[in-house]
Context: one part of a larger RNA
RNA sequence: CUCUCUCUAAGGAACUCGGCAAAAUAUCCCCGUAACUUCAAGAGAAGGGGUGCCUCAUCAGAAAGGAGGUCGCAGUGACCAAGCACAGGCGACGGUUUACCAAAAACACAGGUCUUCGCAAAGUCAUAAGACCAUAUAUAGUGGCUGACGCUUGCCAGUGUCGGAAGGUCAAGGAAGUUGGUGACCGGAUAACAUGGGAGUCGACGAUCGAAGCCCCAGUGAACGGUGACUGUAACUAUAACGAUCCUAAGGUAGAGAAAUUCCUUGUCGGGUAAGUUCUGACCCGCACGAAAGGCGUAACGAUUUGGGCACUGUCUCGAAGAGAGGCUCG
Numbered sequence: 001c002u003c004u005c006u007c008u009a010a011g012g013a014a015c016u017c018g019g020c021a022a023a024a025u026a027u028c029c030c031c032g033u034a035a036c037u038u039c040a041a042g043a044g045a046a047g048g049g050g051u052g053c054c055u056c057a058u059c060a061g062a063a064a065g066g067a068g069g070u071c072g073c074a075g076u077g078a079c080c081a082a083g084c085a086c087a088g089g090c091g092a093c094g095g096u097u098u099a100c101c102a103a104a105a106a107c108a109c110a111g112g113u114c115u116u117c118g119c120a121a122a123g124u125c126a127u128a129a130g131a132c133c134a135u136a137u138a139u140a141g142u143g144g145c146u147g148a149c150g151c152u153u154g155c156c157a158g159u160g161u162c163g164g165a166a167g168g169u170c171a172a173g174g175a176a177g178u179u180g181g182u183g184a185c186c187g188g189a190u191a192a193c194a195u196g197g198g199a200g201u202c203g204a205c206g207a208u209c210g211a212a213g214c215c216c217c218a219g220u221g222a223a224c225g226g227u228g229a230c231u232g233u234a235a236c237u238a239u240a241a242c243g244a245u246c247c248u249a250a251g252g253u254a255g256a257g258a259a260a261u262u263c264c265u266u267g268u269c270g271g272g273u274a275a276g277u278u279c280u281g282a283c284c285c286g287c288a289c290g291a292a293a294g295g296c297g298u299a300a301c302g303a304u305u306u307g308g309g310c311a312c313u314g315u316c317u318c319g320a321a322g323a324g325a326g327g328c329u330c331g
Stems, first nucleotide, its partner, number of pairs: 001326006008319001010317002014315001019312001028050004038148001052070005071075001083310002086307004090302002095107002111146004116141001123132003149297004154227002158224002160220002163217002167215003173209002177205006185197002228246002231243002255289001267283005
């Protein structure tokens, strides 16, 4: 010097990103116990007092309690063994997770809601056979979102989806007809050649018939999503209940708001401090909250996160002393 411990005057968080670490609390019995609340809790709330040993009475015996005595600085005498309370955020809760840097506000959850599916179900795996779902059957199964509970969840032009069928468009295929090649055979006048007719066959064009889809019509947001701008106006000023103009499918409703969201920003005001970029209560001027990618509340719960307090302490002022282990030096 490093590590693991013990102790420390006065002060007591002045340390530090932050009380990290340490200290403190602790057993059992008695008294006593607030806000809030989903009436279960909160609660071991908080806060007090007692705790050894001996004798006596009560007693079948024990515990607890009562009366009296006695010793120590100290009686849960060692070990073991909650620190407490206040106010916010988030998540209801118990549970799960990054084996080996993250345990959380992430995932899940009960509950809610939408969608799909009538059973040879939908959905999933597989080329298939065959399986799962399910030896189930709509109070069931699949898929999506939300996430206890309470109060709520506002506005269909586009896209998606569901329904509709009058009209428009429209494929393969069929097809009257038109037309090209080839052409058995017929016929002419016959032995040959030529004009002509021509079944069959191979094509080309084709009026017309022709489903779904799309166009079209209507519904649908706990479907994908979206949810304005500018300007004037009140008898101080300021502001604008009110009006005008433009645009849109519709212009953000309720609630909450400098927020896990606020750039400007340490916004402004109140509280807490001697002093507060954090915190808390308000305001609303929302760069860029907002209603199941839910909104706002919320008791209980949390090795969660933020701020302040009591107790407590070597965290610190600021160090000091001691024990053990290692290092180091000398041998």
The prediction has a mean pLDDT of 84. Large-subunit ribosomal RNA, domain IV from Solanum commersonii, 331 nucleotides, folded computationally. NCBI's taxonomy places the organism under Eukaryota, Euphyllophyta, eudicotyledons, Solaneae, Solanum. Its Rfam family is "Bacterial large subunit ribosomal RNA". Its family is annotated with structural constituent of ribosome and ribosome in the Gene Ontology. RNAcentral holds the full RNA, with entries from Rfam.